[in-house]
Model confidence (mean pLDDT): 86 of 100. The part of an RNA shown here (small-subunit ribosomal RNA, 5' domain) has 510 nucleotides and comes from an uncultured bacterium. It matches the Rfam family "Bacterial small subunit ribosomal RNA".

Context: one part of a larger RNA
RNA sequence: GAUGAACGCUGGCGGCGCGCCUAACACAUGCAAGUCGAACGGUUAAGGCGCCCUUCGGGGCGCGAAUAGAGUGGCGAACGGCUGAGUAACACGUGGGCAACCUGCCCCCCGCACCGGGACAGCCUCGGGAAACCGUGGGUAAUACCGGGUACUCCGCCACCCCCGCAUGGGGGAGGCGGGAGAGCGUAUGCGGCGGGGGAUGGGCCCGCGGCCUGUUAGCUAGUUGGCGGGGCAACGGCCCACCAAGGCGAUUAUGGGUAGCUGGGUUGAGAGACCGACCAGCCAGAUUGGGACUGAGACACGGCCCAGACUCCUACGGGAGGCAGCAGUGGGGAAUCUUGCGCAAUGGGGGCAACCCUGACGCAGCGACGCCGCGUGCGGGACGAAGGCCUUCGGGUCGUAAACCGCUUUCAGCAGGGACGAGGCCGAAAGGUGACGGUACCUGCAGAAGGAGCCCCGGCUAACUACGUGCCAGCAGCCGCGGUAAUACGUAGGGGGCGAGCGUUAUCC
Numbered sequence: 001g002a003u004g005a006a007c008g009c010u011g012g013c014g015g016c017g018c019g020c021c022u023a024a025c026a027c028a029u030g031c032a033a034g035u036c037g038a039a040c041g042g043u044u045a046a047g048g049c050g051c052c053c054u055u056c057g058g059g060g061c062g063c064g065a066a067u068a069g070a071g072u073g074g075c076g077a078a079c080g081g082c083u084g085a086g087u088a089a090c091a092c093g094u095g096g097g098c099a100a101c102c103u104g105c106c107c108c109c110c111g112c113a114c115c116g117g118g119a120c121a122g123c124c125u126c127g128g129g130a131a132a133c134c135g136u137g138g139g140u141a142a143u144a145c146c147g148g149g150u151a152c153u154c155c156g157c158c159a160c161c162c163c164c165g166c167a168u169g170g171g172g173g174a175g176g177c178g179g180g181a182g183a184g185c186g187u188a189u190g191c192g193g194c195g196g197g198g199g200a201u202g203g204g205c206c207c208g209c210g211g212c213c214u215g216u217u218a219g220c221u222a223g224u225u226g227g228c229g230g231g232g233c234a235a236c237g238g239c240c241c242a243c244c245a246a247g248g249c250g251a252u253u254a255u256g257g258g259u260a261g262c263u264g265g266g267u268u269g270a271g272a273g274a275c276c277g278a279c280c281a282g283c284c285a286g287a288u289u290g291g292g293a294c295u296g297a298g299a300c301a302c303g304g305c306c307c308a309g310a311c312u313c314c315u316a317c318g319g320g321a322g323g324c325a326g327c328a329g330u331g332g333g334g335a336a337u338c339u340u341g342c343g344c345a346a347u348g349g350g351g352g353c354a355a356c357c358c359u360g361a362c363g364c365a366g367c368g369a370c371g372c373c374g375c376g377u378g379c380g381g382g383a384c385g386a387a388g389g390c391c392u393u394c395g396g397g398u399c400g401u402a403a404a405c406c407g408c409u410u411u412c413a414g415c416a417g418g419g420a421c422g423a424g425g426c427c428g429a430a431a432g433g434u435g436a437c438g439g440u441a442c443c444u445g446c447a448g449a450a451g452g453a454g455c456c457c458c459g460g461c462u463a464a465c466u467a468c469g470u471g472c473c474a475g476c477a478g479c480c481g482c483g484g485u486a487a488u489a490c491g492u493a494g495g496g497g498g499c500g501a502g503c504g505u506u507a508u509c510c
C1' cells in the first nucleotide's frame, strides 16, 4: 500500500459498488418455465346479449363473441440463474487443422405440396386402491400416427468424362438400379408444411506450445502399444469387439502422492517479479451420492425419467412422496456475510400473426461505515486575557480568540409547495392510454447556530510532557525494553501530537 474482512470504541448525510471466504451441511413455506383456440376434439367456468322465473340476494334456458379446468398436438423447457465439490486434464489459454463432422429457430435461392387409412387421450361405462395412481369395455378430432404414388438435383451401389489436391482423397457433369417428402389453419394484409443447395450462428473432434509442489514416490502399463477385419458414432479414433504381433511410456521426471476449477484480470512493485483468481466477462465441471439410458436439432438433462445407497416425510403397513450449489427465508457450522420486499415501466429471454401471457433473468427498493468518493457538524470580529481546570520557582504560565459577547450565513438534516428524465419505447384505427423506482431526484420557500465528534498515541524507532497514584506490585510491550519510592514507558488528570465519521487491533499478500 491492499482486503469479499472480522473484533473494540464511536457514528450525521448522500452517490456508486460490495455482502456465507466456514458445512458441495440439512432444509419448513412461497415464488423461480411456460405459452399457443390462427393445429385439434371439445367446453360454457368468469363477463355480455335475449327470454322466463324471482323471496329482488339471485336462479333457469338459449345465443354468439370467447375459451376456465383438463386433454391431444406444436414450440420452449439443453437458454437464462446457482455453485467450485471433482479435475494436473487438450480442463483452460493461445495458435492451427477437420479432404473426419453436426447445427432447431433465422436469412437467401430452386422446386413441391397427390391419393388414401386406422387409431389413442380427453369423454362415457364398469372396476381396483387409504393414497400416489391404475385397469376393462365403448366412441372421437387434428399441423398426432400409418400406407401408397411422385420427386430434378438428395442417399446407397455400379460404372463413365472433366478439373483439382497435403496421403486417405475433394469438386463438377451425364447414365443405370434401388430407396426416401408433405399439413393444414386463418382471413384485412397472413401464419405455416416438405425436399434440395447456400449462408449465418452455435457446437463436436484432433494437434503444437504454455501455466503448481514433491525423488523421504524410479520404475509404470494388458485394451496396455500397434496391425487386419468389423461394430458403433454426426464424425475420426483401442471408442468397443474378434484375431495377430510384442509392443508403448520414463531423470527433457513416467508412475505415485499432495494441492488446485482455468483465463481475461486483481493486489503490490520503478521494473523484473511475487501473491491472488471475490465482484464483472469467457470457458469448463457439478446439481443429495453412484450408475443408466429415453425424448430431442441439441442432454446423458438443477426445478425430466429409471435403478441402487443414505436421509426426510405420508400411510389404512399393501405401498407411496421428496431433493434451494435458483430468489427470499430457517436451523446448524463459524470471528463473520442481508429482505420470506416492489415491478415486468425499461433491457433481455420463451410462446403467440397479434393482443397478450410467463420471466426471483433483470430493473429497483430494504438491511450492513463492508469499501471508495463527496459533504456537513458553521464563518468573521472579540481581552496585555473572565470564571474554572492543570502546573508553578507563588512572580506567574497554560488551556486561550478558546468561551461569553457582537455581526453574518443556512449546505446537510427538518417542514411546506411544485415535481421529473428514464417512453425517440409499447398499446390503440383514432382520441388517447402506459413508470416498479416515487411524491424519489431536482427546483422554490420557511425557521434558527439552531440537531450533528470521535478514536488512537505522546521512552527510542516515531510527531507529541508535566503532575499525582503505584512501588519488579498492579500493569505495559511491534522490536529494544519499562515497573524493586521522585516512572515523560504502568493507572488517572492537565497539556500535546496524529487521523477524522471514523480511529485502532487482528489476520493475509506485495
Stems, first nucleotide, its partner, number of pairs: 001509003005506005012375006018368002020333001025331003029328003034075003039072002042067002048063006082286003092210007101203002106199007114148004123138002126135003154179005160173005184191002212258003219249003224246004229241003261283004265276004288309005311322004339365001341364003347361001348359004378408004388399004412451001414446005422437001425434003454499005459480003465494005475482002